[in-house]
RNA sequence: GAAGCCGUCCGGGCGGCCGCUGUUCCCUGAAAGGGGAAGAGAGGAAAGUCCGAACUCCGAAGGGCAGGGUGCUGGAUAACGUCCAGGAGGGGCAACCCUACGGAAAGUGCCACAGAAAACAUACCGCCCCUAACGGGGUAAGGGUGAAAAGGCGAGGUAAGAGCUCACCGCCCCGGUGGCGACACCGGGGGCAUGGCAAACCCCACCCGGAGCAAGGCCAAAUAGAGGGACGUUUGAGGGCUGCCCGCCCGAUGUCCCUGGGUCAGGCCGCUGAAGGUCCCGGGCAACCGGUACCGUAGAGGAAUGGCCGCCGUCCCGACCCCGCGAGGGGAGCGGGAUACAGAAUUCGGCUUACAGGACGGCUUCGGGA
RNA sequence: CGGGGCGUAGCGCAGUUUGGUAGCGCACACGGUUCGGGACCGUGGGGUCGAAGGUUCAAAUCCUUUCGCCCCGACCA
Numbered sequence: 001g002a003a004g005c006c007g008u009c010c011g012g013g014c015g016g017c018c019g020c021u022g023u024u025c026c027c028u029g030a031a032a033g034g035g036g037a038a039g040a041g042a043g044g045a046a047a048g049u050c051c052g053a054a055c056u057c058c059g060a061a062g063g064g065c066a067g068g069g070u071g072c073u074g075g076a077u078a079a080c081g082u083c084c085a086g087g088a089g090g091g092g093c094a095a096c097c098c099u100a101c102g103g104a105a106a107g108u109g110c111c112a113c114a115g116a117a118a119a120c121a122u123a124c125c126g127c128c129c130c131u132a133a134c135g136g137g138g139u140a141a142g143g144g145u146g147a148a149a150a151g152g153c154g155a156g157g158u159a160a161g162a163g164c165u166c167a168c169c170g171c172c173c174c175g176g177u178g179g180c181g182a183c184a185c186c187g188g189g190g191g192c193a194u195g196g197c198a199a200a201c202c203c204c205a206c207c208c209g210g211a212g213c214a215a216g217g218c219c220a221a222a223u224a225g226a227g228g229g230a231c232g233u234u235u236g237a238g239g240g241c242u243g244c245c246c247g248c249c250c251g252a253u254g255u256c257c258c259u260g261g262g263u264c265a266g267g268c269c270g271c272u273g274a275a276g277g278u279c280c281c282g283g284g285c286a287a288c289c290g291g292u293a294c295c296g297u298a299g300a301g302g303a304a305u306g307g308c309c310g311c312c313g314u315c316c317c318g319a320c321c322c323c324g325c326g327a328g329g330g331g332a333g334c335g336g337g338a339u340a341c342a343g344a345a346u347u348c349g350g351c352u353u354a355c356a357g358g359a360c361g362g363c364u365u366c367g368g369g370a
Numbered sequence: 371c372g373g374g375g376c377g378u379a380g381c382g383c384a385g386u387u388u389g390g391u392a393g394c395g396c397a398c399a400c401g402g403u404u405c406g407g408g409a410c411c412g413u414g415g416g417g418u419c420g421a422a423g424g425u426u427c428a429a430a431u432c433c434u435u436u437c438g439c440c441c442c443g444a445c446c447a
Base pairs, nucleotide, nucleotide: 001366002365003364004363005362006361007360008359009358010357012312013311014310015309016308017307018306020041021040023038024037025036026035027034028033043341047352048351050350051349052348053347054346055212056211057210058209062246063245064244065243067208068207069206070205071204072086073085074084075083076082087101088099089098090097091096102203103202107201108200109197110196111195124143125142126139127138128137129136130135151169152168154166155165156164170192171190172189173188174187175186176185177184178183216269217268218267219266226259227258228257229256230255231254238250239249240248261446262445263444276295277294278293280291281290282289283288313339314338315337316336317335318334320331321330322329323328371443372442373441374440375439376438377437380396381395382394383393390427398414399413400412401411402410420436421435422434423433424432
C1' cells in the first nucleotide's frame, strides 16, 4: 500500500424569526378567560409485535387428557426461543464465521418419475458352470436407472464372484483414562445384522392457567334504567374468557340473546424512580454479580417535540492551477447536488428488520521498502 | 394500543389438512355459425402461487424473516 475479518461509537452544529405540548410561578378578572416569565420535551432502532417478564383482573389457577413451546453441554438471568464459555460438524490460506445440533437397530407413514429392486428384499444387461439347443443353476465384481442401490479401497481367494478371508479407513458394541458435562484419547471385540426424511406423525427430557393498561380502581352525568324471546329457582339455568372430563365456587327483583336508548365515548388514579444509567474498585475466561460516588432524563391522550432563513460541518459530482509520457499525485478553494431510516402511547429484558454517511480500536493474508 | 384473518392468471375463487406435472368460472385471442352484431359451438394463450432465506431428491403446501390489505375490541343500562 492492497484485500479482508471483528468490535465499539456518532448519526448534524450555531444564530435569528414564527409556532406546538405538559409543569411551576406571577399579573389581571366576579367568573369564563386573557397576558407574561422560568424550566422540560423521541430513538438506535421509539418500528415489526416475534419471544420473555413486571403489573392488573379472573373462582383454589386444583387434578387428568388434549394442546402449545423449547431441544449438544455447562453457566448467566426476574425470565426467555436471549446472552456467555465450551464440545461436535461445516466453510475460509488466515484473522474469523455459520449451525432448528435429542432419538430413524420403540412404532406408524412417505420416498413421485425412472429402475429388476426404494428396503424382513431382489436380478434388466452382464460374468461363470451345466446343456446340442430351449433352458436350469451360481453371482452381485462391472454396466444401466435414480436425489438416494445395502460399508469404502487394496490384496488374497474363486468356475465366476462375494467381509468369503486379511490390512487400513468408516460404523456398531464393550472396557479403561481425562473432563462437572457435551465429548476426546487409548485398548479389545463384531464382518456390518443398521438407506433417507422427525421444519411427517411420533417417542424422550424440560417448560407453559387464561386474558390483557380498551388490564383494572374511584368519581360524576344521563335514559323509556324500556320492549320481546329462551332457560331456570336447590332434582339448579347460566356463568367463573383456549377444547373435553372431574372437582370447586358464584347463583334467583337470576342468566343469556335480539331490538331500542343514554354518556360532548366526561374527569382522576394506574403513569413513570426504572430487574434505572454513568465512572471507579473488587470477583469471574466471559455473560454477569457485589460495593462506593454522582446523575436522575417526555408522560401527552386523535396524540406536542416543528417550520422558514442565514452561516458552518460531512459526503458526492463538475470545473480551475501545478508536476508527470501515463497511471496518478499536489494546491486553491469556486459552482451544483445530497444530508438517511424513522417517530414515544403501561413499563422493562431480548431478537429481527430499516438506515445518507462518518469516526475510532484490534487482528489476518499478500506485495514493496529498511 | 391490543386481538384475529387474507394474499394463487386481468377479476372472483379451488388446490395448502396428508409435499410429487398449478386448476375452475368470467374476461382475452383465433376459427365456425349470421347479411352484420350479440348469444352459442370449438380451439388456444396467459402464473416465477406477495417477497427473501432455509428444510427436503423435490415446496403454492413445511419452518423463519419481511411487505401489503381487511375485520373486531369503550362504558352505562
Record summary:
Predicted 3D model of RNase P RNA and transfer RNA as a complex of 447 nucleotides. Rfam match: Bacterial RNase P class A. Its family is annotated with dimeric ribonuclease P complex, ribonuclease P activity and tRNA processing in the Gene Ontology.